[in-house]
RNA sequence: GGGAGCUUAGUUUAGUGGUAAAACGUCGGACUCCAAAUCCGAAGCCGGGGGUUCGAUUCCUCCAGCUCCUG
Numbered sequence: 001g002g003g004a005g006c007u008u009a010g011u012u013u014a015g016u017g018g019u020a021a022a023a024c025g026u027c028g029g030a031c032u033c034c035a036a037a038u039c040c041g042a043a044g045c046c047g048g049g050g051g052u053u054c055g056a057u058u059c060c061u062c063c064a065g066c067u068c069c070u071g
Stems, first nucleotide, its partner, number of pairs: 001070007010024004018054001026042005047063005
């Protein structure tokens, strides 16, 4: 230089056109003499810009970051 893939909650990952989900973690409560474990509840997320569409996390495009292949 050429090519491919990935980017979603604090972390690990689902979801691939129609109100974004789970586990762990965090916070609050119950239980306990206290704590752990367990149970109940809550907060919190689509890397950035532009386009297509009635509607975009999803499709197209540019940029950024990361990974891999190749020279």
Molecule: transfer RNA
Organism: Candidatus Magasanikiibacteriota bacterium